[in-house]
Context: one part of a larger RNA
RNA sequence: CCAACGGGAAGCGAAGACCCCGUGGAGCUUCACUGCAAUCUGUAGUUGUGGUAUGAGUCUGAAUAUAUAGUGUAGGUAGUAGACAUCGAAACUAAGUCGCUAGAUUUAGUUGAGUCGCCAAUGUAACACUACCUUUUCAGAAACAUGCUGCUUACCCUUUUAGGGGACACCUGCAGACGGGCAGUUUGGCUGGGGCGGCACACCCCUAAAAACUUAUCAGGGGUGCCCAAUGGUAUCCUCAGACGGGACAGAAAUCCGUCGUAGAGUGUAAAAGCAAAAGGAUGCCUGACAGGAUUCUGACUAACGAGGAAUCCUGCCACGAAAGUGUGGUUUAGCGAACCCUUGAAGCCUCCUAUUGAGGCUCAAGGAUGACAGAAAAGCUACCCCGGGGAUAACUGAGUUGUCACGAGCGAGAGUCCAUAUCGACCUCGUGGCUUGCUACUUCGCUGUCGGCUCUUCUCAUCCUGGUUGUGCACAAGCAGCCAAGGGUGGGGGUGUUCACCCAUUAAAGAGGAUCGUGAGCUGGGUUCAGAACGGCGCGAGCCAGUUUGGUUGCUAUCUGUUGGAAG
Numbered sequence: 001c002c003a004a005c006g007g008g009a010a011g012c013g014a015a016g017a018c019c020c021c022g023u024g025g026a027g028c029u030u031c032a033c034u035g036c037a038a039u040c041u042g043u044a045g046u047u048g049u050g051g052u053a054u055g056a057g058u059c060u061g062a063a064u065a066u067a068u069a070g071u072g073u074a075g076g077u078a079g080u081a082g083a084c085a086u087c088g089a090a091a092c093u094a095a096g097u098c099g100c101u102a103g104a105u106u107u108a109g110u111u112g113a114g115u116c117g118c119c120a121a122u123g124u125a126a127c128a129c130u131a132c133c134u135u136u137u138c139a140g141a142a143a144c145a146u147g148c149u150g151c152u153u154a155c156c157c158u159u160u161u162a163g164g165g166g167a168c169a170c171c172u173g174c175a176g177a178c179g180g181g182c183a184g185u186u187u188g189g190c191u192g193g194g195g196c197g198g199c200a201c202a203c204c205c206c207u208a209a210a211a212a213c214u215u216a217u218c219a220g221g222g223g224u225g226c227c228c229a230a231u232g233g234u235a236u237c238c239u240c241a242g243a244c245g246g247g248a249c250a251g252a253a254a255u256c257c258g259u260c261g262u263a264g265a266g267u268g269u270a271a272a273a274g275c276a277a278a279a280g281g282a283u284g285c286c287u288g289a290c291a292g293g294a295u296u297c298u299g300a301c302u303a304a305c306g307a308g309g310a311a312u313c314c315u316g317c318c319a320c321g322a323a324a325g326u327g328u329g330g331u332u333u334a335g336c337g338a339a340c341c342c343u344u345g346a347a348g349c350c351u352c353c354u355a356u357u358g359a360g361g362c363u364c365a366a367g368g369a370u371g372a373c374a375g376a377a378a379a380g381c382u383a384c385c386c387c388g389g390g391g392a393u394a395a396c397u398g399a400g401u402u403g404u405c406a407c408g409a410g411c412g413a414g415a416g417u418c419c420a421u422a423u424c425g426a427c428c429u430c431g432u433g434g435c436u437u438g439c440u441a442c443u444u445c446g447c448u449g450u451c452g453g454c455u456c457u458u459c460u461c462a463u464c465c466u467g468g469u470u471g472u473g474c475a476c477a478a479g480c481a482g483c484c485a486a487g488g489g490u491g492g493g494g495g496u497g498u499u500c501a502c503c504c505a506u507u508a509a510a511g512a513g514g515a516u517c518g519u520g521a522g523c524u525g526g527g528u529u530c531a532g533a534a535c536g537g538c539g540c541g542a543g544c545c546a547g548u549u550u551g552g553u554u555g556c557u558a559u560c561u562g563u564u565g566g567a568a569g
């Protein structure tokens, strides 16, 4: 230099599609949130005219009104001494209505001249007649409401001189219901990857915490989201748990007596700290668990910071106590919540108004919740997916580690008739390896192609066979166990994607492993791990499942290096 091969350049190709993150996007779902259309219903308009039934109110007319006493069926008030009557009084007959069964009243008929009141009696009230009003009933009138049922002229349909429907429907306004049909959005954080789980998301106590203070982890042990009108305040008095001794029923243990008794009890509630003439127990009287204000500390060591909490004090008013004093809840440290909005209260102020006992607002106080607790109003799926990023973070390899795993060692209880060590060997202890599986998250997410098989090469030895050798519970043969040894060999089949494992027949033997779980710019593509589809299960659903099943593009012309063969010098 030529021709090849494809081991290396974690080769080229594509800001990784898996995974996580983003207060990124989109598609889809629904009993997520908030809306909109559509639909249904009511009501009003368009929208007129009758009949009938029922109904509240109004008006007209007629009737109705009984405590007892009283001739008797006295509604109330006012006026008044007269009123009615041949236009038919009283009485009687018939029928009807009401009724407290006493009676009242209407109509028709007979008849033909008086009847009632005032007065008297009774009584709260005195009657004829007139006016107004009340209770109850009946009749009627007009308009109205509802139900039923007609009409035709609005309006609608049609095959349009007609017919059908008909004040309904259509349409419009208002209101209610329903409403993934459609739309816009949300769907938290921490996290030894994410999800599931949990709350380490607001607080309190102890340890960790390394003797000032402070201090992290999904570190360890626990607790809180209250309770109490007495379990609070004060004054006075008292001393507990337990042990021993004694004592009827009475016992280990009830109540009683004596002695000892620094707290071994109790203190509303966790723990820690504190507390004995008390901070514990009992009794009396009370409400300071009060109103207003200030400072400091804490919350939050050291920059800033809210609500909340505590301590100290001032003013007022009180409680207890003789007084000194004590008391701003509970011995101390947990028991909590912004703005908007709503409710209540207080007195004062402002605006509008029909100048009001109306409407709205301001200031102050109390209550109502956000526990993701300095507080958005809020459900899911995506394998149809997309974008921006991350080796800040998972799934291969590698690295670290070596619990697990593999292989040894020490010791030697025991088994082996006897006898630890022919052989097997518990408990305990110490290693080696880096082939398993974990853990970590150091490398790689502007990409190192992921299981198994095929092919091909090399290495290790902890040796399966073959070789040498030792012990034996080695007579020989065959074994068992060890030491040296890696030269060579270590095969063929069956079903399974399998590695592995199982099985078959052979064999001297059918060894164990490493090489980016050697090897896809060498092959394969059965498995896993896209888009189609189905089953079982789960889910209301979209969809999902280290469950199953079927189907499913394997890119690259070799620059350098390496290797093989050849050529030239």
Base pairs, nucleotide, nucleotide: 001566002565003564004563005562007561008560009559011556012555019390020389021388022387024386025385026382027381028380029379032185033184034183035182036181039177040176041175042174043173044172045171048151049150050149051148052147053146054145055144058141059140060139061138062137063136065134072127075133076132077131078130079129082116083115084114091110092109093108094107095106096105097104098103155165156164157163188201189199190198197218202224203223204222205221206220207219225373226268227330228329232286233285234284235283236282237281238280240264242260243259244258245257246256266275267274269335271333272332273331290316291315292314293313294312295311296310297309298308318327319326320325341368342367343366344365345364346363348362349361350360351359352358398442399440400439401438403437405433406432407431408430409429410428414424415423451526452524453523454522456518457515458514459513460512461511464489465488466487467484468483469482470481471480472479492504493503494502532550533549534548535547536545537544538543
A computed fold for a 569-nucleotide part of an RNA from a marine sediment metagenome, annotated as large-subunit ribosomal RNA, domain V.
It matches the Rfam family "Bacterial large subunit ribosomal RNA".
RNAcentral holds the full RNA, with entries from MGnify.
The coordinates come from a structure-prediction model, not an experiment, and the mean pLDDT is 82.